[in-house]
Context: one part of a larger RNA
RNA sequence: UGUAUGUGGUGGAUGCCUUGGCGAUCACAGGCGAUGAAGGACGUGACAGCCUGCGAAAAGCUGUGGGGAGUCGGCAAAUAGACAUUGAUCCACAGGUCUCCGAAUGAGGAAACUCACCUGUUUUACAGGUAUUCAUAACUGAAUACAUAGGUUAUGAAGGCGAACGCGGUGAACUGAAACAUCUAAGUAACCGCAGGAAAAGAAAUCAACCGAGAUUCCGAAAGUAGCGGCGAGCGAAAUCGGAGAAGCCCUGUGUUUGAUAAUGACUUCGAUACCGGAACGAUCUGGAAAGUUCGGCUAUAGAGGGUGACAGCCCCGUACGGGAAAUCGACGUCAUGGUACUAAGAACACGACAAGUAAGGCGGGACACGUGACAUCCUGUCUGAAGACGGGGGGACCAUCCUCCAAGGCUAAAUACUCGUGAUCGACCGAUAGUGAACCAGUACUGUGAAGGAAAGGUAAAAAGAACCCCGGGAGGGGAGUGAAAUAGAUCCUGAAACCGCAUACAU
Numbered sequence: 001u002g003u004a005u006g007u008g009g010u011g012g013a014u015g016c017c018u019u020g021g022c023g024a025u026c027a028c029a030g031g032c033g034a035u036g037a038a039g040g041a042c043g044u045g046a047c048a049g050c051c052u053g054c055g056a057a058a059a060g061c062u063g064u065g066g067g068g069a070g071u072c073g074g075c076a077a078a079u080a081g082a083c084a085u086u087g088a089u090c091c092a093c094a095g096g097u098c099u100c101c102g103a104a105u106g107a108g109g110a111a112a113c114u115c116a117c118c119u120g121u122u123u124u125a126c127a128g129g130u131a132u133u134c135a136u137a138a139c140u141g142a143a144u145a146c147a148u149a150g151g152u153u154a155u156g157a158a159g160g161c162g163a164a165c166g167c168g169g170u171g172a173a174c175u176g177a178a179a180c181a182u183c184u185a186a187g188u189a190a191c192c193g194c195a196g197g198a199a200a201a202g203a204a205a206u207c208a209a210c211c212g213a214g215a216u217u218c219c220g221a222a223a224g225u226a227g228c229g230g231c232g233a234g235c236g237a238a239a240u241c242g243g244a245g246a247a248g249c250c251c252u253g254u255g256u257u258u259g260a261u262a263a264u265g266a267c268u269u270c271g272a273u274a275c276c277g278g279a280a281c282g283a284u285c286u287g288g289a290a291a292g293u294u295c296g297g298c299u300a301u302a303g304a305g306g307g308u309g310a311c312a313g314c315c316c317c318g319u320a321c322g323g324g325a326a327a328u329c330g331a332c333g334u335c336a337u338g339g340u341a342c343u344a345a346g347a348a349c350a351c352g353a354c355a356a357g358u359a360a361g362g363c364g365g366g367a368c369a370c371g372u373g374a375c376a377u378c379c380u381g382u383c384u385g386a387a388g389a390c391g392g393g394g395g396g397a398c399c400a401u402c403c404u405c406c407a408a409g410g411c412u413a414a415a416u417a418c419u420c421g422u423g424a425u426c427g428a429c430c431g432a433u434a435g436u437g438a439a440c441c442a443g444u445a446c447u448g449u450g451a452a453g454g455a456a457a458g459g460u461a462a463a464a465a466g467a468a469c470c471c472c473g474g475g476a477g478g479g480g481a482g483u484g485a486a487a488u489a490g491a492u493c494c495u496g497a498a499a500c501c502g503c504a505u506a507c508a509u
Stems, first nucleotide, its partner, number of pairs: 001508009015494001016459002020430002022427007029419002031161002039101003042055003046079001049075003061095006070083003106115003116130006132158009165196001166194005176183001180230001206213002217244005227235002248411003253351006263337005269331005275323003281296003285292001297314002299303001305317003360384008370396001391406005446453002466493001469480004
């Protein structure tokens, strides 16, 4: 030095586990904000670093209801001091308080700071007010006579944030066409505006085809059809049928007739936000421990699930089932006010009315599956410009006939889309290099001027019973002793693979 055997170190794979994730179903909720939000800064505890809670009334104050024995949040134990059957801690509901920044709004500002004015009071101090825009009203008021502009004040509203879904405005490129220009990607991404719990659309100047249907929306078919298309790449309907869901109305004005809705409040019922009742087991053996074994029982509208020293229907929490609300909120319904009359929301009938720089046309664009084409239809930048129910639009150039509707005003639930979130439930989903980036104080540490990028890191034991005391040592560490079922479970502690590094023995050199 090598080989073999044994025994260790290092290391953290594997197995087992799960506090965390992922996906889904059902129900709820779908907003918060000048009564100051979302998000933060700084404070706040007997001692107090971080997290959580809270706000100078500061891990909390008050009331009401629940609950019933301990409590003073967690990491995190000890000490001190308190509270509590005269009902604490805790849970729910409703209030009070709520520093400073932040739309931030008195002015300024390098956010959490600086500096003001007015009014009031209990005057060293505190409270309230003072932003902008818009609307309404009042008072004022120029050049300039009336006026107007402007100014001031009062009242009300708005502003900002929020995951996706919606409507509208602006609107790419990569890419595909095996290059590329029309085309495609795509009216997508992105940006902007606005809104709602949904939004948008919507009660035919619609389709159809000589039969008829009867608002809109969504799904399935029609159909990758008819078509469009450097007829390339590609794009791509509709009628009609089957379903989901269904709901219709108002305005412009007179007359006649008839008469009570909205809104608000109260009440009943139901639901949400605490909670309560809730069946049934003992022994033997093994073991550290019984829920396991054996024996004998019980219960089930409850044998879902979780916990307990191994696997528990009957030990604990629960589960089936049943019950419960002072307070706040939601829904249906009923009643009252509205409103007893000189009045009249609405309804019925009659007559009347029934939308003009509009329809349409020229030019240029855009939308329609449809790229200008023979191109109807819809929108409009520009120029023109009707009829007026004896009228007008459409039926894919255009004309006639026929059919069918009535534009240029408006409202409208449901079926549909989505999930930042709340509750319940589930998974031939993951199980710590997986599953969220994040099971752990993670959008943290750290990197970057910044936009932004972005980790690693789980497991003693049933219980700390976390090793008193002695010895070696400066300590670290170790040896005894003790605890424990186990200490090669000893605190970066379950299991403990491999690489890598030792020690002992044998053999070879």